The prediction has a mean pLDDT of 80. The RNA shown here (transfer RNA) has 82 nucleotides and comes from a bacterium. Rfam family: tRNA. Rfam links the family to the GO term triplet codon-amino acid adaptor activity. It was read from a public genome assembly.
RNA sequence: GCGGACGUGGCGGAAUCGGUAGACGCGCUACUUUGAGGUGGUAGUGGGGAGACCCGUGGAGGUUCAAGUCCUCUCGUCCGCA
Numbered sequence: 001g002c003g004g005a006c007g008u009g010g011c012g013g014a015a016u017c018g019g020u021a022g023a024c025g026c027g028c029u030a031c032u033u034u035g036a037g038g039u040g041g042u043a044g045u046g047g048g049g050a051g052a053c054c055c056g057u058g059g060a061g062g063u064u065c066a067a068g069u070c071c072u073c074u075c076g077u078c079c080g081c082a
Stems, first nucleotide, its partner, number of pairs: 001081007010026003019065001027045006046055003058074005
């Protein structure tokens, strides 16, 4: 230099043909169980804000009524070729 794969909450990882983003697991928080801890149980858990609301799929554009998903550029990681 050329080609390919991937990038989503705190972590792993889903999301069908473009149609409610974050299922499921882990972790965490509160309560409960215990003498205490662990285990178990119940509820909650993307970020900001007092709230109304606002923002959020590496970044920037585009297509579309609608984009994690399609297109272009770009950044990063990995693999292959030279």